[in-house]
Molecule: transfer RNA
Organism: sheep gut metagenome
RNA sequence: GGAUCCUUAGCUUAGUUGGUAGAGCGACUGACUCUUAAUCAGUAGGUCGCGGGUUCGACUCCCGCAGGAUCCACCA
Numbered sequence: 001g002g003a004u005c006c007u008u009a010g011c012u013u014a015g016u017u018g019g020u021a022g023a024g025c026g027a028c029u030g031a032c033u034c035u036u037a038a039u040c041a042g043u044a045g046g047u048c049g050c051g052g053g054u055u056c057g058a059c060u061c062c063c064g065c066a067g068g069a070u071c072c073a074c075c076a
Base pairs, nucleotide, nucleotide: 001072002071003070004069005068006067007066010025011024012023013022019056027043028042029041030040031039049065050064051063052062053061
């Protein structure tokens, strides 16, 4: 330098014939308990990597950029 793929909550991730985002773990609150843990109930937390475009409407489609993974090429 080229090709393919990935980027969603603190972490791991689901969501792809475009219709306004969920789960598990973790955190916090309450119940229970002598206390902790476990268990049960609930709450908060996301400008869906960034910037544009298309569209009535974009996590989803198109373009650019950034970061990452794998393979190939090049150099010594």